[in-house]
Molecule: small-subunit ribosomal RNA
Organism: uncultured Geobacter sp.
RNA sequence: GAGUUUGAUCCUGGCUCAGGAUGAACGCUGGCGGCGUGCCUAACACAUGCAAGUCGAGCGAUCUUCUUCGGAAGAGAGCGGCGGACGGGUGAGUAACGCGUGGGUAACCUGCCUCAUACACAUGGAUAACAUACCGAAAGGUAUGCUAAUACAAGAUGAUAUAAGAGAUUCGCAUGGAUUUCUUAUCAAAGCUCCGGUGGUAUGAGAUGGACCCGCGUCUGAUUAGCUAGUUGGUGAGGUAACGGCUUACCAAGGCGACGAUCAGUAGCCGACCUGAGAGGGUGAUCGGCCACAUUGGAACUGAGACACGGUCCAAACUCCUACGGGAGGCAGCAGUGGGGAAUAUUGCACAAUGGGCGAAAGCCUGAUGCAGCAACGCCGCGUGGGUGAUGAAGGUCUUCGGAUCGUAAAGCCCUGUCGGAGGGGAAGAAACACGGUAGUGCUAAUAUCACUACCGCUUGACGGUACCCUUAAAGGAAGCACCGGCUAACUACGUGCCAGCAGCCGCGGUAAUACGUAGGGUGCUAGCGUUGUUCGGAAUCAUUGGGCGUAAAGCGCGUGUAGGUUGCUAUGUAAGUCGAAUGUGAAAUCCCUGGGCUCAACCGAGGAAGUGCAUUCGAAACUACAUAGCUCGAGAACGGUAGAGGAAGGUGGAAUUCCAAGUGUAGAGGUGAAAUUCGUAGAUAUUUGGAGGAAUACCGGUGGCGAAGGCGGCCUUCUGGGCCGGUUCUGACACUGAGACGCGAAAGCGUGGGUAGCAAACAGGAUUAGAUACCCUGGUAGUCCACGCCGUAAACGAUGGGUACUAGGUGUUGCGGGAAUUGACCCCUGCAGUGCCGACGCUAACGCAUUAAGUACCCCGCCUGGGAAGUACGGUCGCAAGAUUAAAACUCAAAGAAAUUGACGGGGGCCCGCACAAGCGGUGGAGCAUGUGGUUUAAUUCGAUGCAACGCGAAGAACCUUACCUGGGUUAGAAGACGUCGGACAGUUCUAGAGAUAGGAUUUCCCCUUCGGGGGCCGACGGUUAGGUGCUGCAUGGCUGUCGUCAGCUCGUAUCGUGAGAUGUCGGGUUAAGUCCCUUAACGAGCGCAACCCUUGUCUGUAGUUGCCAUCAUUCAGUUGGGCACUCUACAGAGACCGCCGGCGUUAAGCCGGAGGAAGGCGGGGAUGACGUCAAGUCCUCAUGGCCCUUAUGUCCAGGGCUACACACGUGCUACAAUGGCCGGUACAAACGGAUGCCAACCUGUAAAGGGGAGCAAAUCUGAGAAAGCCGGUCUCAGUUCGGAUUGAAGUCUGCAACUCGACUUCAUGAAGCUGGAAUCGCUAGUAAUCGCGGAUCAGCACGCCGCGGUGAAUACGUUCCCGGGCCUUGUACACACCGCCCGUCACACCACGAAAGUCAAUUUCACCAGAAGUCGCCAAGCUAACCGUAAGGAGGCAGGCGCCCAAGGUGAGGUCGAUGAUUGGGGUGAAGUCGUAACAAGGUAACC
Repeated sequence: GAGUUUGAUCCUGGCUCAGGAUGAACGCUGGCGGCGUGCCUAACACAUGCAAGUCGAGCGAUCUUCUUCGGAAGAGAGCGGCGGACGGGUGAGUAACGCGUGGGUAACCUGCCUCAUACACAUGGAUAACAUACCGAAAGGUAUGCUAAUACAAGAUGAUAUAAGAGAUUCGCAUGGAUUUCUUAUCAAAGCUCCGGUGGUAUGAGAUGGACCCGCGUCUGAUUAGCUAGUUGGUGAGGUAACGGCUUACCAAGGCGACGAUCAGUAGCCGACCUGAGAGGGUGAUCGGCCACAUUGGAACUGAGACACGGUCCAAACUCCUACGGGAGGCAGCAGUGGGGAAUAUUGCACAAUGGGCGAAAGCCUGAUGCAGCAACGCCGCGUGGGUGAUGAAGGUCUUCGGAUCGUAAAGCCCUGUCGGAGGGGAAGAAACACGGUAGUGCUAAUAUCACUACCGCUUGACGGUACCCUUAAAGGAAGCACCGGCUAACUACGUGCCAGCAGCCGCGGUAAUACGUAGGGUGCUAGCGUUGUUCGGAAUCAUUGGGCGUAAAGCGCGUGUAGGUUGCUAUGUAAGUCGAAUGUGAAAUCCCUGGGCUCAACCGAGGAAGUGCAUUCGAAACUACAUAGCUCGAGAACGGUAGAGGAAGGUGGAAUUCCAAGUGUAGAGGUGAAAUUCGUAGAUAUUUGGAGGAAUACCGGUGGCGAAGGCGGCCUUCUGGGCCGGUUCUGACACUGAGACGCGAAAGCGUGGGUAGCAAACAGGAUUAGAUACCCUGGUAGUCCACGCCGUAAACGAUGGGUACUAGGUGUUGCGGGAAUUGACCCCUGCAGUGCCGACGCUAACGCAUUAAGUACCCCGCCUGGGAAGUACGGUCGCAAGAUUAAAACUCAAAGAAAUUGACGGGGGCCCGCACAAGCGGUGGAGCAUGUGGUUUAAUUCGAUGCAACGCGAAGAACCUUACCUGGGUUAGAAGACGUCGGACAGUUCUAGAGAUAGGAUUUCCCCUUCGGGGGCCGACGGUUAGGUGCUGCAUGGCUGUCGUCAGCUCGUAUCGUGAGAUGUCGGGUUAAGUCCCUUAACGAGCGCAACCCUUGUCUGUAGUUGCCAUCAUUCAGUUGGGCACUCUACAGAGACCGCCGGCGUUAAGCCGGAGGAAGGCGGGGAUGACGUCAAGUCCUCAUGGCCCUUAUGUCCAGGGCUACACACGUGCUACAAUGGCCGGUACAAACGGAUGCCAACCUGUAAAGGGGAGCAAAUCUGAGAAAGCCGGUCUCAGUUCGGAUUGAAGUCUGCAACUCGACUUCAUGAAGCUGGAAUCGCUAGUAAUCGCGGAUCAGCACGCCGCGGUGAAUACGUUCCCGGGCCUUGUACACACCGCCCGUCACACCACGAAAGUCAAUUUCACCAGAAGUCGCCAAGCUAACCGUAAGGAGGCAGGCGCCCAAGGUGAGGUCGAUGAUUGGGGUGAAGUCGUAACAAGGUAACC
C1' cells in the first nucleotide's frame, strides 16, 4: 500500500496478501565452473581404523648390521625429562560476576621464553628393566636376587628470598604501600658434550597466561510475597597462590525483599547475523572471544597449570570377554555403523604449505590443517547458438467461417565456436632448515675448530598433468517450473454439473465455470521453479520516536491518605544530572568508503572510516537537583456575616389506609376488556361517632438547595461536618496526585432480637390462552420499619478520574457583596461562588462538546489492545451463606462493533385520498343446471395459468379435423423450400385390396419466351449439403402482457452543504383530482409523468342534400311519387367554457364559496393514453431465439379413442323460489351491428324446429328485424301452485362424410330440488345500480360465456373513529432476500477441546532419619620400615592398618509442585433443511436494560 464487516458510507478493529532472509525440507526438472556450507532430531548406543607423542646430546640393560676389532651405525621395552591442562568436539547444565563492558588487587600465581645478578661443594642408600621361582583362563600379580641416572635422600654454603623483632625516610586511597639499616631463624643445585656449547639452582625484573573482587547491563511468570541458622556481622584459630563464613569455636541478631527477594519455567553468553527509514524486533549455524561439559554421580592425586575428552580411584546403568573365580570399555576427536527423524556427506590423500609437541639437530608425531570426494543446500558467473528467411507452409487451437493465432517461430540459406568431446603444451603456490663451497666479522696463540652474516650450489608439491593456453570436428550433447477471478503481470475452448475438485484472504463449482480437470494461447522467473516451516517488515496492531479511554475495547462507586512522581518567586554556593574539550578503551573478522588480486562477479587482501558505549581528567553554570538565606500571589489560620431535605440523637403534629366497638341502614359490594375467585341477610358496601396501631410526611416543590459519592423532604430541641461572601491580620510553599492501605457505600440478601397499618417476591385461587408455572383480578408469607452486626455489589451514569492555567459571547436561576436611586421594595449597572439553556473559535468518525470542554497545555493515578469461549475454570484472598475479588487457556469465527445515510417495516405519530369503511341498492355463499379448476380415475383423460394479479383464464366456440394425449397400423431425404442430374406435363377421371394412410393398375397427356442452341414455370425420380420436433430450460433471452396504478410520483444539469454514503431542489405555509398552482426559501432551472393536444357525446353556426328528411304545394295504402333541402339526420369545417363577469373569503396570491348569463360551470360525461421501477410475475404451446436433447424417432401419415370420465371440494355464471308475479290476447317506442360458399323478403306447407320458394341487396336503398320490459284487457289467488323448470320417455328438424361415445333446436308427455339461503363475502355514487331486450366476433353446426348497443330508471353518502389499499412528513429499528425480516433458549443426534472426580501411575523437589564406597583432612599407629642419628639396644621420620568429621549412590517416612490417565459428571464450541415455544429488535404487541 491492497483485499475483507455494509444496500451504500465514514470510523474503530481484527484477519489476509504483496518484500527480505534461511544450516532448511518436500514436489517437478536439471548442462558447466568458481567460492562457501552441510545431524537444527537421540548430551541415543557404538563394530573397525586412525586422532599424542617425543628425546640415546639424562640412564643402565638388550637386540641387529658393518668393522681396519679400536670402534661406528641403527632399532629400542624400561627408568628419567618435557608434552598429554594445547589443538579438536559438543551445548547437557547454567538466569550466574556465567557472559558483555569499564575498573580494582595496597589480597595473588605464572612451566617453557627474554634480561640481570649470584651459584653449582661434598656424599649416601635404593629401584625398574633383567634373571629365577610361583599364582592366574585372562587382565595382571607376588617373592627373592642384580644395576644406572639430569630418579631419590641427608649434609655444607647462602642472598636484596621468607618469617620474627627493633628503627629511619617517603608516599597514599581506609585497611596501609614503597625504599632502607641492624639482629635472629629457615631453604639450593646435575649433569651431558662433537669441548663450540647445552642443561641445573637461587633471586629480581619483563613478557605471556591465569585467579579473585567491584560498578553497570543481561528472558518470562505475583494464579510464586515473604526468604534466610553459616544465615548477617564480630573475635580467635585453621585453610588457600590469594581476600573472604571458605571452614571451625564462641558472641551478637542480624541480612535480603514491591527498584520484585524466594520459587517456578525457559535459555550457554558475546562479537555478530536477519529485518527495519530509524527506534526497535527476532536469532546466536558456519568464522572469532569467553564459559561449561566429556556415559551418569562423587573424589582427589600428579603438576607451573586439571579436580584432567583419548589419566587414576569409587558407586550406578549399559555393552563385551570369561575356565564363573574375575576382568575390559566410554567417538559431544576424524571417517564410519545402527537408531531417531521431513532432513544433513568419504571408514579418501598429504604433512608440500600454515601451526603445534618433543628434540641440539636430522627428524618423528599431528583426522589441527592443506586438499580431494558427495549434495543445485546457498551466492556468483557462463552456456543451451547468431544472422537472414512470408507460399505468413504443414499441423494445433479458436472462429462471427471472413479469418485470427502459435509466427520469423519452423523449413531453407549464410555464419560463429563459449561449455562439453578429442589431441597437444603447461604454471604459481617453495621460502627454507640441513649439507657443500666462497668471502667477511668475532673468539683464540692460531690461517684449526666454532658462532654469525652475505653470496653461490644442491634438495622438497598431497592437490595434479589441476588452473591456464593452443589445435580440431560439428549447431552438433545441454530448459524447465509456477501462474493466468480480484489483490496480481497474464484468456479462450472443451469436459464436469454443490459431483469431482480448488482455495493465502475474499470466495469458486447446483448445464453456457477466464476460479475445478485438460488443451491452445499468454505472463513471470530461469538451472532452476514452486510448496511448506520459521523470522522481521508492512503492524502507528503494545504507540520512547508513535495510539487511545462520552457512544467503537477502555475512568476504580466515592473519599482520606502512605511510599513514589511532580512542584511558586528572589539571591548565593556546590557541581550529581546536563553541556564542551582531551585521554584511554571499544580484539580480529563483519558492515560502509577508496585502491588492489583472481578474465568479470561471488570471493580474497590492504588502507581508512565507523563503532551512537564505558572509564578518567579539565572546564561551563543557563536549566533540573542539593545546601543556605529570604519573599507572598499558591495553600492554610484568625475575625465578621450568610444559605441549606448535610449528618446523629431525642421529642412531637395533622391528613390518609386498615382494624376494633357502637349507631343508622338494606342487598348488594368489589373487581375487570368482559368476568370470576372474594366479601355480604351471622347485616357487607355506604354513612356517623369513638378507639388502636404502624408506616409515610400532600400543598410549598422549583433542570431549587445540601453532600465526596451512595443519598437527603412535616415541625421542635440538643450535638456536629462542610461550603460561600467580606475586608484586615498572621504562617511562609506548609502544594497537587496518589500504587498498596484505611474508611464510606442504593436496593436486594444474611444473623440475633423487636415490630408489622399499607404494599408485596414465594405460594393459593379466579380469569385469559392451543398451552399460560406470565401479563389482569382476589387473597397472601418472607421482606419493606427499628436496634446491633455482616454483605460490598448496581445502566453505583454526565456511561466523561483529580488538580492548575489560558481561550468570543448571550440568556435564566440560587447564595453573598458593591454602585446609583429610593421612605422602603422592585427595576438598572457590577464582583465572587454555584447551577441550567443557546452558541463562536477549536475539537470530534460522526453524533455532539464548547469558561461546568470532549478546546489549548502541564502534572499524577486508573484502565484498553478482534468477536465468542468468559468476567467463566483452576489457584489465592474475603464472606455465616448467597457470593464478591483477582483472573486464564484449549477450541472456534472473519468478522464482532460505533456513528451517520437511503430504503423497507411497526399491533409508532400527524396530514390526506380511494365504493376503503359508514349510509344505501342489488347480489354470491343454500337449490337445479351451465362452465372452469382441484382431486380421483384412466391406455389417455395433452399442455400451460395457482393469493390479490389462476379457476366462463390461453380457448372469438374439442363430434372427424383442431390435437399437442392414448391404442393400433404405416413411413424414413421424409409434408415443404433451395441446388445439381435425368425424365415428363402435372392435375383430373376411374378400378381393385385395405379401417384408412397407402399400394397396384386403367385412361388422358403440357404452357410461356426464344437469337431455335436453349432458358423459365409446373410435376416426378435420384444425389448430397439439408429438414422436422406443441421435446427441455420463461431461472439463458427478445417481443408481448398482468400488477402496484391513472397512484402522483420518478429523476437530471449547474450550484451549495456534508470527510463520505448522501442532502438541498422535491421541505415548510396555503391550495388542488394532481410534485396542480401560489407564497416563503441555498437554491436556480430542466426532463419523464399530471394536465392539455386525440376520439366520442352534449349546444349552435356554415357547407353539402342521396340511399336520408317532409314544414309548405300536389299525390299515394305507404315520403309511394313530383317538388323542396326549412327541419331531423348524415359528415366535414368551425364556434362555444376561460373562475371570463359580479359578490364574499383568502396574504393584494394561488385558489375556494355563492350568483348571473349559458346547451353545458368550475378537469361538463365517457374513452384512448400507464412515468422511474417492483414481483428471477406470466408466456420457449402465438411468434422469434441461445444452449441442450431426438434423428428407421421425442419426426411424419392414418383409423379409432381421449381432452366430455365422477364418492367429492372450490370459483364464475344462468334460471328460480313467485302476485311489483305467471299465463293468454291486443298494442307502442330503440340504438348499434352483420350480410355473397352470405343476409334472405313476399307467398305456400308444417302445431313447431323447419322445409319449399325465389324478389332484392356487396347495402343510410335490400335483408337479418318481430325489440323487450312498458301500456290496455282477461285469468290465476298464496299452493311446491297455472310458481319453478331439472330429469326422463317418445317423435322430429337442421348442420355436417359422420351427431353412439359427444351437437343445437322443435313438439308432446314427465314435472326434481327450490318457499329468499349459516359463518363469511362481492359490486355499485347517476343516466350509475337494478331491470329489459337487441346485435356482433369465433363458427358447417353448437353461447347461460365474451365484446358491444340502446329502453325503463332509483336509493344513499352524517362523516373519516374503525377494516383494507395508497400518498406525503416525522419517529424507532439488532430489518436490506428488507416483518413471509431478524432472532433466543431448553430438548434430541454427531463430533471436538476443556473442567470436576473415588483413585492410579510417572517426573521433580523439600524435610526428617538410616546408610555410608572412594577420597582429602585430623587422631592413633602395638604391625612394617633403605637413606639421618646411634659402637647397639634403639630413636627420629615414613607407611600399612584402625578410628573420627565430611560425603555420592542407595533406603524409609512425611509433604510440595507438575504431568498423564480415570467409571461417572458439568458446562462450552461446532454441525443446509429435527422438536417445543416466541424472550429480544417497531410502543416487538407486559418499554427495554443493570